Background: Predicted 3D model of a 73-nucleotide RNA (transfer RNA) from a Patescibacteria group bacterium. The prediction has a mean pLDDT of 82. The sequence was found in a public genome assembly. The source organism's lineage runs through Bacteria and Bacteria candidate phyla.

RNA sequence: CGGGGUGUAGCUCAGUUGGUAGAGUGCACGAUUCGGGUUCGUGAGGUCGCUGGUUCAAGUCCAGUCACCCCGA
Repeated sequence: CGGGGUGUAGCUCAGUUGGUAGAGUGCACGAUUCGGGUUCGUGAGGUCGCUGGUUCAAGUCCAGUCACCCCGA
């Protein structure tokens, strides 16, 4: 320098054909217990790496860019 992959909640990851962003775990509160754990319920937590474009509408499509990983030179 060229090609490819990954980037979504604190963490591990889903997200179909573009149509209200989710699960598990963790955290807070409540119930259960003498108390703790377990179990159950409720809740908070995200500008989907960043910038721009297309579209009525983008996590998803397009362009650029950043970080990490792989291959080649």